[in-house]
RNA sequence: AUUAGAGUUUGAUCCUGGCUCAGGAUGAACGCUGGCGGCGUGCCUAAUACAUGUAAGUCGAACGGAGUAAGUAGCGAUAUAUACUUAGUGGCGAACGGGUGAGUAACGCGUUGGUGACCUGCCCCGAAGAGGGGGAUAACAGUUCGAAAGGACUGCUAAUACCCCAUGUGGUCGUGAAGGUUAGAGGCUUUAUGACUGAAGGAGCAAUCCGCUUCGGGAGGGGCCUGCGUCCCAUCAGCUAGUUGGUAGGGUAAAGGCCUACCAAGGCAAAGACGGGUAGGGGGCCUGAGAGGGUGACCCCCCACACUGGCACUGAAACACGGGCCAGACACCUACGGGUGGCAGCAGUAGGGAAUAUUGCACAAUGGGCGAAAGCCUGAUGCAGCAACGCCGCGUGGAGGAUGAAGGCCGUAAGGUUGUAAACUCCUGUUAGAGGAGAAGAAUAGUACCGAUUGGAUCGGUAUUUGACUGUACCCUCAGAGAAAGCCCCGGCUAACUACGUGCCAGCAGCCGCGGUAAUACGUAGGGGGCAAGCGUUGUCCGGAUUUACUGGGUGUAAAGGGCGCGCAGGCGGGAUAGCAAGUCAGAGGUGAAAUCCUACAGCUUAACUGUAGAACUGCCUUUGAUACUGUUAUUCUUGAGUUCGGGAGAGAGAGACGGAAUUCCAGGUGUAGUGGUGAAAUACGUAGAUAUCUGGAAGAACACCAGUUGCGAAGGCGGUCUCUUGGUCCGAUACUGACGCUGAGGCGCGAAAGUGUGGGGAGCAAACAGGAUUAGAUACCCCGGUAGUCCUGGCCCUAAACGAUGGGCACUAGGUGUCGUGGGUGUUGACCCCCGCGGUGCCGCAGCUAACGCAUUAAGUUCUCCGCCUGAGAAGUACGGCCGCAAGGCUAAAACUCAAAGGAAUUGACGGGGGCCCGCACAAGCGGUGGAGCAUGUGGUUUAAUUCGACGCAACGCGCAGAACCUUACCCAGACUUGACAUCCAUCGAAGUUGGCCCAAAAGCCGACGUGCCCGCAAGGGAACGGUGAGACAGGUGCUGCAUGGCUGUCGUCAGCUCGUGUCGUGAGAUGUUGGGUUAGGUCCCGCAACGAGCGCAACCCUCGCCUUUAGUUGCUCCGCAAGGAGAUCUCUAGAGGGACCGCCAGUGAUAAGCUGGAGGAAGGUGGGGAUGACGUCAAGUCCUCAUGGCCUUUAUGUCUGGGGCUACACACGUGCUACAAUGGCGAGUACAAAGCGUUGCCAACCCGCGAGGGGGAGCUAAUCGCAUAAAACUCGUCUCAGUUCGGAUCGAAGUCUGCAACUCGGCUUCGUGAAGUCGGAAUCGCUAGUAAUCGCAGAUCAGCACGCUGCGGUGAAUACGUUCCCGGGCCUUGUACACACCGCCCGUCACACCAUGGGAGUCAAUUGCUCCAGAAGUCACCACAACACGGUGGUGCCCAAGGAGUGAUUGGUAACUGGGGUGAAGUCGUAACAAGGUA
Repeated sequence: AUUAGAGUUUGAUCCUGGCUCAGGAUGAACGCUGGCGGCGUGCCUAAUACAUGUAAGUCGAACGGAGUAAGUAGCGAUAUAUACUUAGUGGCGAACGGGUGAGUAACGCGUUGGUGACCUGCCCCGAAGAGGGGGAUAACAGUUCGAAAGGACUGCUAAUACCCCAUGUGGUCGUGAAGGUUAGAGGCUUUAUGACUGAAGGAGCAAUCCGCUUCGGGAGGGGCCUGCGUCCCAUCAGCUAGUUGGUAGGGUAAAGGCCUACCAAGGCAAAGACGGGUAGGGGGCCUGAGAGGGUGACCCCCCACACUGGCACUGAAACACGGGCCAGACACCUACGGGUGGCAGCAGUAGGGAAUAUUGCACAAUGGGCGAAAGCCUGAUGCAGCAACGCCGCGUGGAGGAUGAAGGCCGUAAGGUUGUAAACUCCUGUUAGAGGAGAAGAAUAGUACCGAUUGGAUCGGUAUUUGACUGUACCCUCAGAGAAAGCCCCGGCUAACUACGUGCCAGCAGCCGCGGUAAUACGUAGGGGGCAAGCGUUGUCCGGAUUUACUGGGUGUAAAGGGCGCGCAGGCGGGAUAGCAAGUCAGAGGUGAAAUCCUACAGCUUAACUGUAGAACUGCCUUUGAUACUGUUAUUCUUGAGUUCGGGAGAGAGAGACGGAAUUCCAGGUGUAGUGGUGAAAUACGUAGAUAUCUGGAAGAACACCAGUUGCGAAGGCGGUCUCUUGGUCCGAUACUGACGCUGAGGCGCGAAAGUGUGGGGAGCAAACAGGAUUAGAUACCCCGGUAGUCCUGGCCCUAAACGAUGGGCACUAGGUGUCGUGGGUGUUGACCCCCGCGGUGCCGCAGCUAACGCAUUAAGUUCUCCGCCUGAGAAGUACGGCCGCAAGGCUAAAACUCAAAGGAAUUGACGGGGGCCCGCACAAGCGGUGGAGCAUGUGGUUUAAUUCGACGCAACGCGCAGAACCUUACCCAGACUUGACAUCCAUCGAAGUUGGCCCAAAAGCCGACGUGCCCGCAAGGGAACGGUGAGACAGGUGCUGCAUGGCUGUCGUCAGCUCGUGUCGUGAGAUGUUGGGUUAGGUCCCGCAACGAGCGCAACCCUCGCCUUUAGUUGCUCCGCAAGGAGAUCUCUAGAGGGACCGCCAGUGAUAAGCUGGAGGAAGGUGGGGAUGACGUCAAGUCCUCAUGGCCUUUAUGUCUGGGGCUACACACGUGCUACAAUGGCGAGUACAAAGCGUUGCCAACCCGCGAGGGGGAGCUAAUCGCAUAAAACUCGUCUCAGUUCGGAUCGAAGUCUGCAACUCGGCUUCGUGAAGUCGGAAUCGCUAGUAAUCGCAGAUCAGCACGCUGCGGUGAAUACGUUCCCGGGCCUUGUACACACCGCCCGUCACACCAUGGGAGUCAAUUGCUCCAGAAGUCACCACAACACGGUGGUGCCCAAGGAGUGAUUGGUAACUGGGGUGAAGUCGUAACAAGGUA
């Protein structure tokens, strides 16, 4: 000094794991926007090509000339001195400075040492010197070639140019001696001797200064060597002939194969040689808590390069950016002969690119070159210009100001918000603007003078001179809020919400994901949030990511333990003592450049920026010390390991021999019609004698029982018996060896099954194949056959769910209980039991661990040690390459591309052609139906101007509709109205209202008549209600959305369930309770239990029916009476209140419980029958056309009124019913018995008329009073006699009646006539368990009229239930699951289509590169020649050698007809492989 997380897999959970985000940074770019200043930064791409200018010159105090100027001398030519200029000779510089990063994986760089193997111009210190001589040459002049560039020849000349001789302080070399140093040595010092070896002058009056020669030393610089560090690929595993070493020589400043000759055969490599790819390295920079990771712009250090390749020259230094030669490419000039050029210096241009600036000023400062100096040069540098490219600072105003203005937006219409925001008032004056004043950077320089000193040099002082930036910074004054705000975002992560538009469109999106008519997610607006001269986006890096884990991960099931063993290298390693000091630790010294970072202080008004000082630089080296640990050396020990002896157990391995049972086959006997096989069959076998049975024989393979979560083995694996050979292991005991051990990359060996090649063998079984079945199909499952193979031999292959999905070894850490082998002990001695050890093998279980499941002394616990392996899913264990293999194939092993998941464990559900238990008219047992006929009714379909709309498995279809002729009515046609048929408000007129006529289909319209009311008020007038007219707010809508909703309803289901609180368990989802044992109709109750309680459901409470009591009796009942009427309260009845039933009693059973079974009593017996009552929830179930309601749409129409039509159509199909098909019946006659309802716009009696429907009539009744109202089936008698009939009644004709404005479309009923189908109904299917089914009639709602429907009511009144196997539905527990939209689930593969990336591919193209050969420029070196010597030059030859050419390989990349698989893609095809026992695990 120091560590933050979030979103996303699921219905939910925990874990694993990837993807994504929030942070910081940037030489950036792009979009929108843009006030000022300071400090920085600015071609990351084409080391592409470059026009133009400029970037390295300087010295006349080295030299000879030439020119100019003004002088002097001279008549003049000319001479002379001075000053200036400078082409050339000469000197120094040009090797610095500046640029770039192509190459380079290297002693290139960094760091540490070495150089005893070296060099060093200019600079400093010291020592010693500089005598004499010589010949040239450029310039220049002349001639000459050339277009030019540039030369050639002749002649003249100087030097600090060049050469010779002398001088030797010295130096070098040879020979010799001595000294100390050193690991050694070509080092140092001293010394003897021999040889060789040096010089230049210039300025100045002079002093002197600047140079020159030789040497020693220094400083600074450099060369070389060296330890360590320095990217990726092993799908690059072997590389190397100057290669490795030696000797000798050459070469260099210098060691060295650096080079040459000879000799030897070495050298490097798994700690990664060689090869390939990529890359300048470092200080540093970014990030990070750090360790790390990334990076190498700017600044500093080093390296490399300078158009490309090669080469040398000069020089102190170069193989030289602005030098040379040659070759090549390119460009330019050309008179076509030949020349010229190199911006990766600064500007600038073109090109490339997303992208990167001025052809600026100045040498004033700093620095550099030259010069004695002045000075000159300096695109180094200092400055300016351009760019928000970055960092930093400042501003765009401040205070007040509520009628909370206007406008905008929202709105429940109240208001809210924008918002003190604005306006307005009072101030301030930064920046920009105007005007003024105005620095520092400048001195240690030059010149002059003075002083100190000693005259000089040097130092100090004074004066004067010098500024590109620049009239800049800073300061003052003036005016005036005046000129200065944008960008992104607002679903979650993530701070910030509304409206409108849009309607899976347009679009958004970093991830998850938004958008299909109410989008906080798109677009716009208002509002809000964030940052701010910027804001966003994109790219890149680090972080988060402990997601490569050194710090700091894992490997039973998530990705991951090698199939197993042996074992080289390597890693690790028991006890004791001593030595050493490599690791380790400590101290000291050196170094670790500066800058950067950090700390402190300081300078610019602040900050950025800068300065000073400190700290730090975690490293390396040297040295001194310590010795616990590791190491090493030596000695030693026995406990690890091993050896020896004795005893064992064993399906351990190999070889040989033998055995019985079974199967099949062969032969024979007996025997006769089938056998075999299956879910059922068939193929097959059999009258040519099968199967069955008996006898005999043959062959091959495998070894029943014993047999055991028994044994052995490293694993694979091993099973009849005996023999032989052989490995390992255990127990007990003694002695011995003395750490001899563990692990183990490569390597070697073993390695099931299948497969492969050779030769055998072949009974059974059995891929392929064939046949039979099954099936929609069936290349399957089943059956009949059947070949490889299975067996043996001796070779290959080398893989498995080779699994304990768990590598090996040592040690430690509670137990309990089996079993195998063996040893010991006590007791007994019987084959026994018990106890204690060692070794193996199981189960249970604590601590601990684990995501959980689970593991738990046989660890998945706690440590150590070694090895293998993993890093999202798919592509893929695939392609390519390599190795192995006869082949099949194996081992090793990617990428592009696609996705946001893939996965593990556990949870709750749901589901299962899983299991268990239980229930229900669920099946079964019964009774009656439907499905066939005719008709009614609803629906579909069709039709239509319209056939209004809704309802669609159960849970739509006699449903909404408890009743469509008009109305209803929503539909269609036609005619009308537009503040409207209806509501509120305003103005105005009029009361309202009643009524006549005309026209019209009606609505509408037109013309009249009568008539004035109520309240207040003195009156005028006003008001209420109503009507007319008018204007606009608005009305209206059965228009859309039931997937925006409320309410109501259906359904599972009257099924027994659904939950909560507290506690407990679990990391959690959750569990427990609610499970279990019984029991019940019931989560009903009892018992048990980490649960204890509670709620909604069940039950009960409510209604009704059944019994009794009591109370009360009218209209009811009984009695009397002809009746009117009266009497009574016993019964029926009515309707109030009570009682009654509770497993209460008994017996049995059960657990002594709950309960169950039976019985008694009782009207009723175990919820007595029926009803009402419908938990949490499910189905986006139904309904916007009951009603209510959001939103949308419509407004002379989608509203309203009216007439007519339609909803009633009709080839068909379905549902629900009615009537039947007859004799248990029809018809006729007669005779009984209900309940529950309804009635004043009504029910309607008696009576009369009509065959009848009905008509007339009018009593009674607001109903226990009167009426509807005769109940029918039943019963009695008669008839019909099995027939399409005396069954059946459809249809049609005729005539009526009722309702109603109106029965044509389109009502009911009546009478007469007509008399269809139908003779009991295929597949299939429905209801019902008792007063039920069946059957019979009655009433009511709706309603003018219309009922086979619906809702109620009573009458008559059965049959059957063994039982729960099966079908359907449901409940509980459990199990599996890849399902959760929940099995109507999920999901696989081929095929077809589209797109994408990729492998192979006859080839083809390109790049890079190896080898071989040819060739050989320039150049060095060597040699030769030019008569000889020295030097130089020229020419030639030789070695080496660049570009180039040819051949042959390798690697990489592009492309390719065709081809292979892969991936992706809302609604394609075929099947259904997997998930449940997934229907063959």
Small-subunit ribosomal RNA from an uncultured bacterium, 1481 nucleotides, folded computationally. The sequence is in RNAcentral, with records from ENA.